This is a predicted structure of a 354-nucleotide RNA (Bacterial RNase P class A) from an Acidimicrobiia bacterium.
[in-house]
RNA sequence: AGAGCUGGUCAGAUGAUCGCGGGCUCCUAGGAUUGGGGCCUGAGGAAAGUCCGAGCUCCGCAGAGCGGGUUGCUGGGUAACACCCAGGCGGGGUGACCCGACGGAAAGUGCAGCAGAGAGCAGACCGCCGAUGGCCCAUUCGGGCACAGGCAAGGGUGAAACGGUGAGGUAAGAGCUCACCAGCGUCGCAGGUGACUGUGACGGCUCGGCAAACCCCACCCGGAGCAAGGCCAAGCAGGGACGACGACGGCCCGUCGAUCAAGUCCCGGGUAGGCCGCACGAGCGCAUCGGCAACGGUGCGCCCAGAUGGAUGGUCGUCCUCGACAGAAUCCGGCUUACAGGCGGGCUCACGAC
Numbered sequence: 001a002g003a004g005c006u007g008g009u010c011a012g013a014u015g016a017u018c019g020c021g022g023g024c025u026c027c028u029a030g031g032a033u034u035g036g037g038g039c040c041u042g043a044g045g046a047a048a049g050u051c052c053g054a055g056c057u058c059c060g061c062a063g064a065g066c067g068g069g070u071u072g073c074u075g076g077g078u079a080a081c082a083c084c085c086a087g088g089c090g091g092g093g094u095g096a097c098c099c100g101a102c103g104g105a106a107a108g109u110g111c112a113g114c115a116g117a118g119a120g121c122a123g124a125c126c127g128c129c130g131a132u133g134g135c136c137c138a139u140u141c142g143g144g145c146a147c148a149g150g151c152a153a154g155g156g157u158g159a160a161a162c163g164g165u166g167a168g169g170u171a172a173g174a175g176c177u178c179a180c181c182a183g184c185g186u187c188g189c190a191g192g193u194g195a196c197u198g199u200g201a202c203g204g205c206u207c208g209g210c211a212a213a214c215c216c217c218a219c220c221c222g223g224a225g226c227a228a229g230g231c232c233a234a235g236c237a238g239g240g241a242c243g244a245c246g247a248c249g250g251c252c253c254g255u256c257g258a259u260c261a262a263g264u265c266c267c268g269g270g271u272a273g274g275c276c277g278c279a280c281g282a283g284c285g286c287a288u289c290g291g292c293a294a295c296g297g298u299g300c301g302c303c304c305a306g307a308u309g310g311a312u313g314g315u316c317g318u319c320c321u322c323g324a325c326a327g328a329a330u331c332c333g334g335c336u337u338a339c340a341g342g343c344g345g346g347c348u349c350a351c352g353a354c
Base pairs, nucleotide, nucleotide: 002349003348004347005346006345008343009342010341012319013318014317015316016315017314018313020042021041022040023039024038025037026036027035044325048336049335051334052333053332055330056225057224058223059222063253065251066250068221069220071218072217073087074086075085076084077083088102089100090099091098092097103216104215108214109213110210111209125155126154127151128150129149132148133147134145135144136143137142163181164180165179166178167177168176182206184203185202186201187200188199189198190197191196229276230275231274232273238267239266240265241264242263245257246256247255283302284301285300286299287298288297289296290295320323
């Protein structure tokens, strides 16, 4: 100096001024939500998609079975997870490193385009053989044909053709037999918490793929959601139909409440104001201890938007590398997606010099 991998972090800076949301305070007193003044504070790493998991709230503080759904290597972390960390196995890369819904296909059902003779208890298109039977020649040994028949070794098709190499064997062949290798199964031994790895013996010689197809196995799961839900204030007018079932969520059981007015529907009437929930939380930063790590413990420090027709903006000045994606609405932990660039950490490959 070049090419790359990985995990972090920042998200134009600064000053003035005008305005908007929130809090505190003063004028201010009995009382300030309204008027005026002052001070403080005001979006993000994703606030987004609403895809998971939780807190919280109500439904009956939620029970049994069926059905339905989620997840799927192992160990750990966590409130929990489909997340994170560490590891195993498989695949990719020279490498740093990356990717994997990664239980079961010898329970059952099912699916597979094109090519090809044949694609799921395989298959004779070319090919090989024709020992045996048949036919012909010769009829002494024998030779020929390729009709029956045998063959999965070779060619060809395909993503895939029912293990690979070699030897024996045979008419030609074939795990038909044998040796070695690969794979599967059973039984051990060693290491590991475990997934798994290494290794030995035996067996039949060999068993295709797809489960993000149904399904089987294991684990877990009640429903609806902050317009949840609670309180206060104001206002109103009832009428009609159905009516034994309703809570209860897909079914059934079970429990509770009703059975002459619960409930459902339709028409009509009133209101559409305020407060809580609602922002101190599984919170953030630093140090230290335990742990490979995710994370956890302890100590110290900090307070960090809170609207409800919904604030977070405009103008001017200076500077720079000229600024991307985008904006809260119940809260938190994740995942995914979008994104101009800057900064620094660790590592790999290749080249050159010493």

It is recorded under the gene name rnpB. The coordinates come from a structure-prediction model, not an experiment, and the mean pLDDT is 77. RNAcentral holds the sequence, with entries from ENA.